RNA sequence: GCCCUAGUAACUUAGCGGUGGAGUGCCACCUUGGUAAGGUGGAAGUCGUGGGUUCAAUCCCCACCUAGGGCU
Numbered sequence: 001g002c003c004c005u006a007g008u009a010a011c012u013u014a015g016c017g018g019u020g021g022a023g024u025g026c027c028a029c030c031u032u033g034g035u036a037a038g039g040u041g042g043a044a045g046u047c048g049u050g051g052g053u054u055c056a057a058u059c060c061c062c063a064c065c066u067a068g069g070g071c072u
Stems, first nucleotide, its partner, number of pairs: 001071007010024004018055001026042005048064005
């Protein structure tokens, strides 16, 4: 330098055009003599960045950034 893959909540991840879900963690409550475990509820996402296509983009296209891998 070229090619491929990935980037979504604090962490691990689902979602392949029609307003983004889960597990763990966090907060509150219930339960307990008190913790832990268990139960109920809640908060937390400019979907890596910037453009483009579209009535509509996490999703499609382009460039860039970051991480990993391959070729020379």
Molecule: transfer RNA
Organism: Candidatus Odinarchaeota archaeon